[in-house]
Context: one part of a larger RNA
RNA sequence: UUAGGUUUAAAGGGUGCGCAGGCGGUCUUUUAAGUCAGUGGUGAAAGUUUGCAGCUCAACUGUAAAAUUGCCAUUGAUACUGGAAGACUUGAAUAUAGUAGAGGUAGGCGGAAUGUGUAGUGUAGCGGUGAAAUGCUUAGAUAUUACACAGAACACCAAUUGCGAAGGCAGCUCACUAAACUAUUACUGACGCUGAUGGACGAAAGCGUGGGGAGCAAACAGGAUUAGAUACCCUGGUAGUCCACGCCGUAAACGAUGAUUACUCGGUGCUAGCGAUAUACUGUUAGUGCCUAAGCGAAAGUGAUAAGUAAUCCACCUGGGGAGUACGAUCGCAAGAUUGAAACUC
Repeated sequence: UUAGGUUUAAAGGGUGCGCAGGCGGUCUUUUAAGUCAGUGGUGAAAGUUUGCAGCUCAACUGUAAAAUUGCCAUUGAUACUGGAAGACUUGAAUAUAGUAGAGGUAGGCGGAAUGUGUAGUGUAGCGGUGAAAUGCUUAGAUAUUACACAGAACACCAAUUGCGAAGGCAGCUCACUAAACUAUUACUGACGCUGAUGGACGAAAGCGUGGGGAGCAAACAGGAUUAGAUACCCUGGUAGUCCACGCCGUAAACGAUGAUUACUCGGUGCUAGCGAUAUACUGUUAGUGCCUAAGCGAAAGUGAUAAGUAAUCCACCUGGGGAGUACGAUCGCAAGAUUGAAACUC
C1' cells in the first nucleotide's frame, strides 16, 4: 500500500461550528472537458511472441508478422459525469398559529436542616464502637426553649420522566436568550451532506489573584484493631469543596456503538402535539423505553433509536511487552497535555 475491519478481540476523534476538499434532487436545451468509436502519425533497433528459413540437430542466426495495452492530431457519438442557460418542488431554509421542557446567563426571594453565639430551664454525664479509647463536660456539657448570625445544598413532587451538541442541567420567581416539535397553508428554489487544518465549548481534580468558609474532607495528629497497620473503624482537622475573573483541556468524556440519507415482519408502554368519530378505540408526526421475526454476529447479543440492506464524507486499527515511554517540536505559571518512535525481548 492493497484487502479486511473498528459494541465487548487492536481500532469511532469528548462534542458542536466551519474554510479548503470530497460527494450531491427532478426536467429541458446547449457545450463536448471527462467518456466511447473511426482514421492518420508516432511508439528506434535489439529483446519477447508467432510463421518460415540457414548452420547434420540444438543453442545461435536470418527474415516476415504480431505485440508495443502509450502519446499526439483529426473526424464523429452524446447515455452518464462535468461546464453554461432556463424551469421545478419532494431535500434544505423562512413566515404564521400553537405546544412542552431541571436548555443557558444575570438578579431577587424562601423554608427545613447543620454549626456557632447570647439568654433561660436543668444536672451528671455526653459522644462514639464489634467492643473500646482518644475527644467534650461541674469554668455547667449533652438535652430542651427563645432570639440572632453564617455558609452550603435544595427533602417530598421524582419517573426506563424531561431538556441540551457533548460536558451537563432540579426550591420559587422575574428579566434577557437559544434550540426543538406539531398543524395548516404560504414563500425562497438545491440554498444540501460531510468536513483534514482551524477555531469554540468541554465533568472532576489541579493552578493564579481576590473574597468566603456552615457542613464535609485529601494531607496531618491522636485513639483503636493487628504479628505489624504508613489502611479499613473512631475523635479531631488543613488545603479543597463555594463566589468572581483567568488558566488547565483531560475522564470507563460510555450507548465502550462517528455524522447524514433511504429502505426493511410484528407486539407493548411512556412524553409532547394534531385529526376523525360510534367516546370502546383508532389514525398520524417527533422523541423516549421494553420484547421479538427475518437478517446480521465468534458468541454474548443486536434487531426501524440496527450491530440488517445500501450510499457519501471524516476519524481510527494492523501480535504482546518495551510505551503512550525516550528524543524533538507545539502549548502551559506549573502540574502536565498533544504529537510520538527505536534498540531489545517473547
Predicted 3D model of a 346-nucleotide part of an RNA (small-subunit ribosomal RNA, central domain) from an uncultured prokaryote. The RNAcentral record of the full RNA draws on ENA. Its mean pLDDT, the model's own confidence on a scale to 100, is 87.